RNAcentral holds the sequence, with entries from ENA and Rfam.
A computed fold for a 73-nucleotide RNA from Paramuricea clavata, annotated as transfer RNA.
Rfam family: tRNA. It is annotated as a transfer RNA. Its family is annotated with triplet codon-amino acid adaptor activity in the Gene Ontology.
Model confidence (mean pLDDT): 80 of 100.
RNA sequence: GACUACGUAGCUCAGUUGGCAGAGCAUUGGGCUAGUAUUCCAAAGGUCGUAGGUUCGAAUCCCACCAUGGUAA
Repeated sequence: GACUACGUAGCUCAGUUGGCAGAGCAUUGGGCUAGUAUUCCAAAGGUCGUAGGUUCGAAUCCCACCAUGGUAA
């Protein structure tokens, strides 16, 4: 260099045939308790790898690039 898979919250991952970005854990605050743990409630946290294109509308479709893994040589 060729082919292929993947990239979404601090971590692990959903999100499917384009139409409001989510869950668990973690973090913070509160309830419960004499106190701690367990548990319950809530909050915060995202330029959906980057940059373009298509579209009324893109995490999703198309192109290029970047990072990571794999295959053959």